């Protein structure tokens, strides 16, 4: 170093749910809780997954304008939003041959 988690040590994280705060939401911070985890540690600049309030774009009746144009509800669509406990990337404890 580059493989690998049998069987242990030393410590570590903590799902689901419950209370409070945020937030349209999906979600996140905290407390408590432990399903489970050898990277369940960091990374949201690649792909997946999940939400669609503002905001883009595209469709739109009325009206209004000479004409371009403007343009509401509503309807599709797209992350600038979310996950790292989906993959991936990087760093790194112990033990093993």
């Nucleotide at each position: 170093a580059a493989g690998u988690g049998a069987a242990a040590a030393a410590g570590g994280c903590a799902a689901a749910c419950u209370g409070u705060a945020g937030g349209a939401a999906a979600c996140u911070a905290u407390a408590g809780g432990a399903c489970g985890c050898a990277a369940a540690g960091c990374c949201a600049a690649g792909g997946g997954c999940c939400u669609g309030u503002a905001c883009c774009g595209c469709a739109a009746a009325g009206u209004u304008u000479a004409a371009g144009g403007g343009g509401a509800a509503u309807g599709c669509g797209g992350a600038u939003g979310g996950u790292a406990g989906c993959c991936g990337g990087u760093u790194g404890c112990c033990g093993c041959a």